[in-house]
This is a predicted structure of a 527-nucleotide part of an RNA (small-subunit ribosomal RNA, 5' domain) from an Acidobacteriota bacterium. Its mean pLDDT, the model's own confidence on a scale to 100, is 81. Rfam family: Bacterial small subunit ribosomal RNA. Its family is annotated with ribosome and structural constituent of ribosome in the Gene Ontology. Lineage of the source: Bacteria > Pseudomonadati > Acidobacteriota. The full RNA is in RNAcentral, with records from SILVA.
Context: one part of a larger RNA
RNA sequence: GAAUGAACGUUGGCGGCGUGGAUUAGGCAUGCAAGUCGAAUGAAUCCCUUGUAGCAAUAUGAGGGGGAAAUGGCGAAAGGGGCAGUAAUGUAUGGGUAACCUACCCGGGGGUCGUGGAUAGCCGUCCUAACGGACGGGUAAUACAUGGCGAUUCAGCGAGGAGACAUCUUUUUGCUGGGAAAGAAUUUCGCCUCCGGAGGGGCUCAUAUCGUAUUAGCUAGUUGGUGAGGUAACGGCUCACCAAGGCUCCGAUGGGUAGCCGGCCUGAGAGGGCGACCGGCCACAGUGGAACUGAGACACGGUCCACACUCCUACGGGAGGCAGCAGUGAGGAAUCUUGCGCAAUGGGCGAAAGCCUGACGCAGCGACGCCGCGUGGACGAUGAAGGCCUUCGGGUCGUAAAGUCCUGUCGGGUGGGAAGAAUUGGCUUGAGGCUAAUAUCCUCAGGCUUUGACUGUACAACCAGAGGAAGCCCCGGCUAACUCCGUGCCAGCAGCCGCGGUAAUACGGAGGGGGCCAGCGUUGCUC
Repeated sequence: GAAUGAACGUUGGCGGCGUGGAUUAGGCAUGCAAGUCGAAUGAAUCCCUUGUAGCAAUAUGAGGGGGAAAUGGCGAAAGGGGCAGUAAUGUAUGGGUAACCUACCCGGGGGUCGUGGAUAGCCGUCCUAACGGACGGGUAAUACAUGGCGAUUCAGCGAGGAGACAUCUUUUUGCUGGGAAAGAAUUUCGCCUCCGGAGGGGCUCAUAUCGUAUUAGCUAGUUGGUGAGGUAACGGCUCACCAAGGCUCCGAUGGGUAGCCGGCCUGAGAGGGCGACCGGCCACAGUGGAACUGAGACACGGUCCACACUCCUACGGGAGGCAGCAGUGAGGAAUCUUGCGCAAUGGGCGAAAGCCUGACGCAGCGACGCCGCGUGGACGAUGAAGGCCUUCGGGUCGUAAAGUCCUGUCGGGUGGGAAGAAUUGGCUUGAGGCUAAUAUCCUCAGGCUUUGACUGUACAACCAGAGGAAGCCCCGGCUAACUCCGUGCCAGCAGCCGCGGUAAUACGGAGGGGGCCAGCGUUGCUC
């Protein structure tokens, strides 16, 4: 000098864009953060229309609509958070998979026939303080089970041809085995099976990846083989048996520290330091362990067990997990609102309308940072008053002020006022399809209409009016900037050298000057 997720002191007008718990991965009150589908299903209850009985209340039947709770499907493994652990089961870069998986999506081939038994919700009885639970009755499905058909494309076995790197790949053929579910009904959405794609993952190899030798030896599933099990898949991944191997001064093993990278800061570069925000990957979800479901988890707002802690209890037993968004107390030098909205972008579900979305878009707070703007401009000498200095002549603050003439940024006021909106839906016109049909319905194109949290915001116009808006540090040398007074090795200053003991440009004040400027200094950290 540059830089900072900064803090402290002091000062503080406006705006834009960013950014803000670095410490206790310490504890958490409250609210919200993952639902959705009635076009999968039965139905309590409610509303509307209507029929019958009845004077009525009401009971019952049919049609339509909404719909708690429940079964079922998809989602909940994404998105969001913090960096505890991890020195390699991680990450980065480049390969391999003839050792693998992939729900939803896209392209293509084929198929979608029957039957049955339950069960939740519900009703009844009962237990419990609560959380919850037991028994009996009855009901549906795209839930579950089962039969049939069934492929040259799937799997297994056998044979032949071609290829390859040992297992193998591809092709032809024979035998055996394995599947389906409806809703609406006119198209359409689904379901089953096979092939391929896209995107996503698993495994594996090479290289790179902090410091310590005041850590020199480490290792029994250890290293390899045979066989078996297990996995989507290779493999000591696991097991039985056999052999005695494997790693290491090119640093094994141990202990310390640490998430890694794209990048960021600095520097002419080489290099050094860092890994906040944004993006990719890993690992984690009170601590430790485990599996279930599922295409996918060993699962932040799922389950089970143990432990610590908090809360409820009728003492028998239960409930909980903010490293999601706000917020709270604690610790700390220190870090924000218990805000608005789904209008946009994106995600989940749904045929759609739509619903959900603390992702996200915005707003609020903080000079925390960067950038921009303003605090006025021109003229104005009796060089006013006053301050300070003085050799007492004067010098300086100083065109500075006053005064005159202007301007109108920001702020204030008045009335206007966007873009961000593309859609979807509704109405309508035309074309095509379906059809007996110029009805309907579906698809496409055009027109009108509908949708804004921010927000009466940005912006422009007008009104008044110099009015509301300047500080901080320094002045001995380094280092730009000097005099007076006070003090008298005292009080004090100080980054280094060093100042202060009676004329201190170095302490304190004043005048003057220098530097930066809504900031300026100090401190910490890095180059």